[in-house]
RNA sequence: ACUGAUAAAGGCAAACUCGCCGAAAGGUGAGGACGCAAAGCAACCGGUCUAAGGGAAAUCCUAGGACGGCGGGGCUGCCAGUU
Numbered sequence: 001a002c003u004g005a006u007a008a009a010g011g012c013a014a015a016c017u018c019g020c021c022g023a024a025a026g027g028u029g030a031g032g033a034c035g036c037a038a039a040g041c042a043a044c045c046g047g048u049c050u051a052a053g054g055g056a057a058a059u060c061c062u063a064g065g066a067c068g069g070c071g072g073g074g075c076u077g078c079c080a081g082u083u
């Protein structure tokens, strides 16, 4: 550097429930495990979600909000094998 997750040591934690934050998407703490070889970090690009706000109103418009367990790219890392 590449490949892999079978072996060993481990790690993370979906849905759901309760509490808190938030307009919401969602986040967070505890419980709980569907899964994950980067399901570690981080919003650069795309995508998806929400619509506070705007508007006479709408099932309307809109991200500077959110999602890293949607895809790509970036940085870092345990073990084994190969070079």
Stems, first nucleotide, its partner, number of pairs: 001082004011036002016031006034069001040075002044072003047067003053061002